Annotation:
This is a predicted structure of a 70-nucleotide RNA (transfer RNA) from a Deltaproteobacteria bacterium. It matches the Rfam family "tRNA". Rfam describes the family as follows. Transfer RNA (tRNA) molecules are approximately 80 nucleotides in length.
RNA sequence: GGUCCGUAGCUCAAUAGGAAGAGCGUCAGAUUACGAAUCUGAAGGUUGUAGGUUCGAUCCCUGCCGGGCC
Repeated sequence: GGUCCGUAGCUCAAUAGGAAGAGCGUCAGAUUACGAAUCUGAAGGUUGUAGGUUCGAUCCCUGCCGGGCC
C1' cells in the first nucleotide's frame, strides 16, 4: 500500500436504508432429598470511534483506532 472485519460476557445473525435477534453463558422460578439435566421467564447493546448524506443509518460516504490475510 491492497483487501476483509469490528454488533449482548462469548460465538455469530440482521443490507436494493424504516430502527437489532439467536445459541451458549448469567440471574430468578418450576422440577429434585441436594445437585446435574430439562422446562419457563428475565436482565444484558450510545452496533469500535469522530463526522457527513438522509425525514430516517448496523447498512451509504470520509477520517481515525484496533485485528486478520496478501